[in-house]
RNA sequence: CCGACCGGCCAGACAGUCGCUGGCGGCUUCGGCUGCUGGAGGAAAGUCCGGGCUCCGCAGGGCAGGGUGCCAGGUAACGCCUGGGGGCAGCACCGGUGACGGUGCUGUCACGGAAAGUGCAGCAGAGAGCAGACCGCCGAUGGCGCCUUUCUCCGGAAAGGCUGCACAGGCAAGGGUGAAAGGGUGCGGUAAGAGCGCACCGCGCCCCUGGCAACAGGGGUGGCACGGUAAACCCCACCCGGAGCAAGACCAAAUAGGGUUCCAAUGGCGUGGCCCGCGCUGGAACCGGGUAGGUCGCUAGAGGUCCGUGGCGACGCGGAUCCCAGAUGAAUGACUGUCCACGACAGAACCCGGCUUAUCGGCUGGUCACCUUG
RNA sequence: GCUGGCGUAGCUCAACUGGUAGAGCAGCUGAUUUGUAAUCAGCCGGUUGUAGGUUCAAGUCCUAUCGCCAGCU
Numbered sequence: 001c002c003g004a005c006c007g008g009c010c011a012g013a014c015a016g017u018c019g020c021u022g023g024c025g026g027c028u029u030c031g032g033c034u035g036c037u038g039g040a041g042g043a044a045a046g047u048c049c050g051g052g053c054u055c056c057g058c059a060g061g062g063c064a065g066g067g068u069g070c071c072a073g074g075u076a077a078c079g080c081c082u083g084g085g086g087g088c089a090g091c092a093c094c095g096g097u098g099a100c101g102g103u104g105c106u107g108u109c110a111c112g113g114a115a116a117g118u119g120c121a122g123c124a125g126a127g128a129g130c131a132g133a134c135c136g137c138c139g140a141u142g143g144c145g146c147c148u149u150u151c152u153c154c155g156g157a158a159a160g161g162c163u164g165c166a167c168a169g170g171c172a173a174g175g176g177u178g179a180a181a182g183g184g185u186g187c188g189g190u191a192a193g194a195g196c197g198c199a200c201c202g203c204g205c206c207c208c209u210g211g212c213a214a215c216a217g218g219g220g221u222g223g224c225a226c227g228g229u230a231a232a233c234c235c236c237a238c239c240c241g242g243a244g245c246a247a248g249a250c251c252a253a254a255u256a257g258g259g260u261u262c263c264a265a266u267g268g269c270g271u272g273g274c275c276c277g278c279g280c281u282g283g284a285a286c287c288g289g290g291u292a293g294g295u296c297g298c299u300a301g302a303g304g305u306c307c308g309u310g311g312c313g314a315c316g317c318g319g320a321u322c323c324c325a326g327a328u329g330a331a332u333g334a335c336u337g338u339c340c341a342c343g344a345c346a347g348a349a350c351c352c353g354g355c356u357u358a359u360c361g362g363c364u365g366g367u368c369a370c371c372u373u374g
Numbered sequence: 375g376c377u378g379g380c381g382u383a384g385c386u387c388a389a390c391u392g393g394u395a396g397a398g399c400a401g402c403u404g405a406u407u408u409g410u411a412a413u414c415a416g417c418c419g420g421u422u423g424u425a426g427g428u429u430c431a432a433g434u435c436c437u438a439u440c441g442c443c444a445g446c447u
Base pairs, nucleotide, nucleotide: 003368004367005366006365007364008363009362010361012339013338014337015336016335017334018333020039021038022037023036024035025034026033027032041345045356046355048354049353050352051351052350053244054243055242056241065240066239067238068237069236070084071083072082073081074080085111086109087108088107089106090105091104092103093102094101095100112235113234117233118232119229120228134175135174136171137170138169141168142167143165144164145162146161147160148159149158150157151156183201184200185199186198187197188196202224203222204221205220206219207218208217209216210215248296249295250294251293258287259286260285261284262283263282267281268280269279270278271277303322304321305320306319307318308317309316310315340343375446376445377444378443379442380441381440384399385398386397387396393430401417402416403415404414405413423439424438425437426436427435
């Protein structure tokens, strides 16, 4: 002299001068002038999600494509938020011979399905997906060898034994490889071993109880069968029509072109010997499309503040009150003075709800720690 | 406003269906040459833009972010 975490609020202050711009009012020589008043954000950002609005259209079903993914709730909706459940990791304590279990704290989770199917796993290793035997262990049984006894036709045969060999073969306990080796611990068992047997732990299945549910607890049962990966294809469930304010709506010059009517008119020109007919041609008015230009969309909204009320909460309901940028070359600024803790990230362009990212610092609420320590 | 792609050695580019990052040029050393260039032999050089995650394993898959390029209106 103090720390950590979670949330809320603010984003230099005050005064003066000169500007810019929206609204309302007044004046006007219609160009403007003037008074009052409003004038960036928590992210206005990224455009990563969701919705409103508008047009195309009529989106009912299917295919393709995309997205989401424990459960319940909130919401206009969401990939957001709230509450709950479960998993994983670390630490501490407790119980147990042990496998492991329980409790607490902290962190974390894109947390449907791996007994529908397909695929993938380099190197190492004996073996990597209905696995496998390198070292090792055993060699009970069979074989070979040796010894003893008995029989003998003297070649041998039979029986028994061996702390013999490790040939057949058995094993998967231990070593070793790997990210991963087809449950684990203990006891029994065995030639050695092995869920081979038993108990416990874990796991699967069934039943009961509690819970809306995710799930939890208890009982029984199975000798273990189901390894990993779906941010690999895929399967299941649910959701999604497309485009975007330069959406779109309205008013509407000049010029050119279009339509209708009228006029010149019993016209002119062309075709033709002539008439009819056909084609072309002038002027005026009106109409419609549409460009420039203008107006709307445009900001009163899933809005803010306060109070009450329901809910653990996100949030809902009711009441009161407030109006808080709206431009279109596109305003929100500059200067001066004083003060301090010396001022970060950053600038609206149809609107809103989220998420993410950037951000000097200050105020404040809650929880934990702390006076013995550092 | 809407949409797509790229980022790997100093430079230009590879790396398949995830398996441990390579080539050319440049640079350095040596050989060759009277010397230089060319040539030959060898070597150096990478947190794959950044951060996090999935996986046994990430340049590659997913998320966020930074930068650059392109297209439509």